[in-house]
Molecule: Bacterial RNase P class A
Organism: uncultured Desulfurobacterium sp.
RNA sequence: GGAGCAGGCUGUGGGGUCGCUCUCCGAAAGGAGAGAGGAAAGUCCGGGCUCCACAGGGCAGGGAGCUGGCGUUAAGCCAGGCAGGGGUGACCCUGCGGAUAGGACCACAGAGAAGAGACCGCCACCUAUAAGGUGGUAAGGGUGAAACGGUGGUGUAAGAGACCACCGCCUCUUUCCGCGAGGAGAGAGGGCACGGUAACCCCCUCCCGGAGCAAGGCUAAAUAGGCUGGCGUUUGAGGGUUGCCCGCCCGAUGCCAGCGGGUAAGCCGCAUAGAUAAAUGACCCCUUCAAACAGAACCCGGCUUACACGCCUGCUCCGUAA
Numbered sequence: 001g002g003a004g005c006a007g008g009c010u011g012u013g014g015g016g017u018c019g020c021u022c023u024c025c026g027a028a029a030g031g032a033g034a035g036a037g038g039a040a041a042g043u044c045c046g047g048g049c050u051c052c053a054c055a056g057g058g059c060a061g062g063g064a065g066c067u068g069g070c071g072u073u074a075a076g077c078c079a080g081g082c083a084g085g086g087g088u089g090a091c092c093c094u095g096c097g098g099a100u101a102g103g104a105c106c107a108c109a110g111a112g113a114a115g116a117g118a119c120c121g122c123c124a125c126c127u128a129u130a131a132g133g134u135g136g137u138a139a140g141g142g143u144g145a146a147a148c149g150g151u152g153g154u155g156u157a158a159g160a161g162a163c164c165a166c167c168g169c170c171u172c173u174u175u176c177c178g179c180g181a182g183g184a185g186a187g188a189g190g191g192c193a194c195g196g197u198a199a200c201c202c203c204c205u206c207c208c209g210g211a212g213c214a215a216g217g218c219u220a221a222a223u224a225g226g227c228u229g230g231c232g233u234u235u236g237a238g239g240g241u242u243g244c245c246c247g248c249c250c251g252a253u254g255c256c257a258g259c260g261g262g263u264a265a266g267c268c269g270c271a272u273a274g275a276u277a278a279a280u281g282a283c284c285c286c287u288u289c290a291a292a293c294a295g296a297a298c299c300c301g302g303c304u305u306a307c308a309c310g311c312c313u314g315c316u317c318c319g320u321a322a
Base pairs, nucleotide, nucleotide: 001318002317003316004315005314006313007312008311009310013286014285015284016283017282018281020035021034022033023032024031025030037293041304042303044302045301046300047299048298049212050211051210052209056246057245058244059243061208062207063206064205065204066080067079068078069077070076081096082095083094084093085092086091097203098202102201103200104197105196106195119141120140121137122136123135124134125133126132127131149167150166151165152164153163154162168192169190170189171188172187173186174185175184176183177182216268217267218266219265226259227258228257229256230255231254238250239249240248241247
């Protein structure tokens, strides 16, 4: 100097003129103050807040699921473990209860896809000797994401954990290290059994009452206590409550349907921006440039996604010079 990796920051500022929303002051004219974001977005997760005559039981449903810590909580954050993958490297990506509880599935290709399998090949025998048939064989070839341990030997008609050595694997015991997930080692046994998918059903452990600011509350206004039909009053019509059932609660001046009418406004909830059709803007000058993604609607936290010009810290690789 170039290329890159990881983490973090910023998201113009100042002045002038004219406007917009809200609040305060003022009799008025007018004056003063405040006025979008790091994501205000997606609405994925959680909390606050509010209501449901309670939150109890069952079914259904949903969520979490390696370890330790933080955190009100969470599918969040930090650190770590194991397995797989990418990069020369700094470093990055993915996954994580159970496949000997049971069921189901494994496309295409392939002879065969799970206690399997003979297509080619190899071997034996037979025949009508061109070739074919029967049997043996999972060593070799081929297919596939996946074909039921690997290498060498013994053995055999050819072969095979059939047997042996080493490697691998499984089970059990034990020592040391670690809070732990786990790691390192030693010994014994076993010819090897247990293919994959749980983002297919399912099983195990733990957790979850529902609805959401159009929640919900207050005030005001209007009317009909109308007509017709039906149901019902403790032997309960109907309604509320969690998707359903039980249970619980309300319930007689009641409930349902039709006809004909009335009302349909304001305040709170609501915020040191804040409405109920919704303000936060435009132009000029300076800062050598001022740009991208994008606009609050009950509040807060997390996650995810979008983003121009830039800045800071640490590290890696390559080249050059001393």